Transfer RNA from Candidatus Campbellbacteria bacterium CG22_combo_CG10-13_8_21_14_all_36_13, 72 nucleotides, folded computationally. NCBI's taxonomy places the organism under Bacteria, Bacteria candidate phyla, Candidatus Campbelliibacteriota. Its Rfam family is "tRNA". The family's RNA type in Rfam is transfer RNA. The sequence was found in a public genome assembly.
RNA sequence: GGGUCUAUAGUUUAAUUGGUAAAAUUUCGGUCUCCAAAACCGACGUUCCAGGUUCAAGUCCUGGUGGACCCG
Numbered sequence: 001g002g003g004u005c006u007a008u009a010g011u012u013u014a015a016u017u018g019g020u021a022a023a024a025u026u027u028c029g030g031u032c033u034c035c036a037a038a039a040c041c042g043a044c045g046u047u048c049c050a051g052g053u054u055c056a057a058g059u060c061c062u063g064g065u066g067g068a069c070c071c072g
Stems, first nucleotide, its partner, number of pairs: 001071007010025004019055001027043005048064005
């Protein structure tokens, strides 16, 4: 220099060839208990950035950024 893959909650991962983003875990509150743990219930919290297409974008297109890898 050229190319491929990847980025979703604090963490690990879902989301059917575009249809209004979810689970586990963490944290916090509650129930239970003499207390704690466990169990159960609830809450908070998210699409890497900027544009484009579309009635509608996590998903498609363009550029950028970070990460992994291949060729030279």